Model confidence (mean pLDDT): 87 of 100.
Predicted 3D model of a 505-nucleotide part of an RNA (small-subunit ribosomal RNA, 5' domain) from an uncultured prokaryote.
Its Rfam family is "Bacterial small subunit ribosomal RNA".
[in-house]
Context: one part of a larger RNA
């Protein structure tokens, strides 16, 4: 000098764009953050509409405008947060899988036949303070279970091509195994369902290379290293197990310890390099702590389940409930980090045939000079160089054209009127927002501070103090004439900021 997610002191007019829990991965009151589908189903709790009855605001029935609870489907594995752990195929980069998987989506081929038994709900009877739960009767489905069919797929046998780590591709045979679900519509048709192949997308695994400090860490390892066989997995593999062999790693740093999420990037620097990884993007890991599986195409699952533990809450003492490292907010600790706001109008995501519904993702507003950028706090004239301050050699000098005064202007702020784009255009639909912007109006009115002045380093005098009080980045100032302390006048620098502290180059 440059920089910062900064903090502190003094000061503070406006706007735009960014940015804001870095410490206790400490504890959390409250609200919201994942639903949707009646065009899968039995149905009808509430509301609307219609009809009937009357006691005139109730009862009964219907409809399906609609739909609580329930069965079922899809989603809930995304999006959002954090960086505790991790020195690792975790990440980056480049390859490989002839060892794999992929719901929804696209394309292609074929099919969608005929049955069965239940169970929620509803009704009845219970248990419990509650959370919740037991029994009986009855009912539906795209829920569940047999059977049929087999284009295909899988298994087995044979042949050929290509590969060599077990294979892969094509063809033939086979009394083997293997599927399905319906809904809407007058219909056309559409949406589904089943099997197979291909694609796309996402994922899994393996390998080469790179990836912090310490040798005052030198030896480490028994499922350890390899083989055979089996089990398991989507799949290879000591992944697991039985048996067999005795191996495997290491001074090119094993093992142990410390520290740490990685990268694109960011800061600095002429570069080489050094430092760093906040916001944004990609990957990974985690979800009170530890462990476990279930469901599912996908999880060993932030707002799912089970067990153990710590903590908090409810209780009728028998037993139960919870998890903000989502958005706001609160307490604590801290030098320190915001609103318990508006909206689904846009973009996207989930569900739905659609209308649409949901979405603290997101779009916005609010707060903070936290940063960057822009603008303003007036312009021109004006010497009796006014008053006043400071100083003086008492003549003067200086603040100083500065002020007053005269003539103007109207940025920002203020008032009045108009008023968007963002809407995807036939129409409807805007949180922001009566905002931005435009026109008019009044009036210099409402808007300047901070630090320094011995040298480095731009900028000097007076008074006070008297090695005191104090200053200080280094050198050093202060003991009676201090340009170095304190105050005042003046001057210099930067300017809605200016200094200090911390950290990096």
């Nucleotide at each position: 000098g440059a920089a910062u997610g900064a903090a502190c002191g003094c000061u503070g007019g406006c706007g735009g764009c960014a940015u804001g829990g870095a410490u206790u991965a400490g504890g959390c009151a409250u609200g919201c953050a994942a639903g949707u589908c009646g065009a899968a189903c039995g149905g009808u709790a509430a509301g609307g509409c219609c009809c009937u009855g009357c006691u005139u605001g109730c009862a009964g029935g219907g409809u399906a405008c609609a739909c609580g609870a329930g069965u079922g489907g899809c989603g809930a594995a995304a999006g959002g947060g954090u960086g505790a752990g991790u020195a690792a195929c975790g990440c980056g980069u480049g390859a490989g899988u002839a060892a794999c998987u992929u719901a929804c989506c696209u394309c292609a081929a074929a099919g969608u036949u005929g049955g069965g038994g239940a169970u929620a709900g509803c009704c009845c009877c219970g248990g419990g303070a509650a959370a919740c739960u037991g029994g009986g009767a009855u009912u539906a489905a795209u829920a569940c279970c047999g059977a049929a069919u087999g284009u295909g797929g899988c298994g087995c046998u044979c042949c050929g091509g290509c590969u060599u780590u077990g294979g892969u591709c094509g063809g033939a045979g086979u009394u083997g195994c293997u599927a399905a679900a319906g809904g809407a519509g007058c219909a056309a048709u559409c949406c589904g369902c089943u099997u197979u192949g291909a694609g796309a997308u996402g994922g899994a695994c393996u390998c080469g290379c790179g990836u912090c400090c310490c040798a005052u860490u030198a030896g480490c390892u028994u499922g350890u290293u390899g083989g055979u066989g089996a089990g398991g997995u989507a799949a290879c593999g000591g992944c697991u197990c039985a048996c067999c062999a005795a191996g495997g790693c290491u001074a090119c740093g094993a093992u142990a310890g410390g520290u740490a999420g990685g990268u694109g990037g960011u800061c600095u620097g002429a570069g080489a390099g050094g430092a760093u990884g906040g916001u944004c993007a990609c990957c990974c890991a985690c979800a009170c702590u530890g462990g476990g599986a279930c469901u599912g195409a996908g999880a060993c699952a932030c707002u799912g389940c089970c067990c153990a533990g710590a903590c908090u809450c409810c209780u009728a003492c028998g037993g139960g409930a919870g998890g903000c490292u989502g958005c706001a907010g609160u307490c604590g600790a801290g030098a320190a980090u915001c609103u318990u706001c508006c909206g689904c109008a846009a973009u996207g995501c989930g569900c739905g045939a659609a209308a649409g519904c949901g979405u603290g993702a997101c779009g916005g507003a609010g707060c903070g000079a936290u940063g960057c950028c822009g603008c303003g706090u007036g312009a021109g004239g004006g010497a009796u160089g006014a008053a006043g301050g400071c100083u003086u050699u008492c003549g003067g000098g200086u603040c100083g054209u500065a002020a007053a005064c005269c003539u103007c202007u109207g940025u920002c702020a203020c008032c009045c009127g108009g008023g968007a784009c963002g809407a995807a255009g036939a129409a409807u639909u805007g949180a922001c927002g009566g905002u931005a912007c435009c026109g008019g109006g009044a009036g210099a009115g409402g808007a300047a501070g901070c630090c320094a002045c011995g040298g480095c380093u731009a900028a000097c005098u007076a008074c006070g103090u008297g090695c005191c009080a104090g200053c200080a980045g280094c050198c050093g100032c202060g003991g009676u004439a201090a340009u170095a302390c304190g105050u005042a006048g003046g001057u210099g620098g930067c300017g809605a900021g200016c200094g200090u502290u911390a950290u990096u180059c």